[in-house]
RNA sequence: UAAGAGGAUAGAGGCGCGGCGCUCAUGCGUACCGCGGGACAAGGCCAGGCAGCCGUCCCACGGGAGAGGGUGCGCCGCCGAAGGAGGGACAGCUUGCCUGCGCUGUUUUUCCUGGGCUGUCGGGAGAAGAUCCCGCGGACUGUCACGAAAGUGGAGCGCUAUCCAGAGG
Numbered sequence: 001u002a003a004g005a006g007g008a009u010a011g012a013g014g015c016g017c018g019g020c021g022c023u024c025a026u027g028c029g030u031a032c033c034g035c036g037g038g039a040c041a042a043g044g045c046c047a048g049g050c051a052g053c054c055g056u057c058c059c060a061c062g063g064g065a066g067a068g069g070g071u072g073c074g075c076c077g078c079c080g081a082a083g084g085a086g087g088g089a090c091a092g093c094u095u096g097c098c099u100g101c102g103c104u105g106u107u108u109u110u111c112c113u114g115g116g117c118u119g120u121c122g123g124g125a126g127a128a129g130a131u132c133c134c135g136c137g138g139a140c141u142g143u144c145a146c147g148a149a150a151g152u153g154g155a156g157c158g159c160u161a162u163c164c165a166g167a168g169g
Base pairs, nucleotide, nucleotide: 001168006164007163008162009161010160011159014079016078017077018076019075020074021073022072024070032063033062034061036059037058038057039056040055043054044053045052046100047099048098049097050096051095082113083112084111085110086109087108088107089106090105091104092103093102114141115140117138118137119136121135122134123133124132125131143154144153145152146151
């Protein structure tokens, strides 16, 4: 001096990310409850088995929610923040038990995504035209590399700063 190598700490991206609380709307004049009337006899309680329980549906009237998901505000923690997909373990949920499916939560593991925005696009979740997730497209943005520039390309296992250490010369 300092590598197509390594370690530690701090930091940046911006409609940045997550959690919690409050709030408002949606959900919804729905579920459900009460009361009255009508129709009907096979079924209903996730699937199968055993058991148990319940009549079912519609209409009118009187009452009438909540959850999940979301808006806004505040606080807190943060910058693989976090999100998604697959696998494993455990727990919970539907009348009881067994088996199964599904869903939810916690944890663990592998993989994918730089970030938000946006689309009259495709798929999924959802009561939903809200909103969310994935894919694809678009411009933008931070960053690095190449380039005189225009621009092109890469990915967070990245980038910036400081320090440590340092093959080789």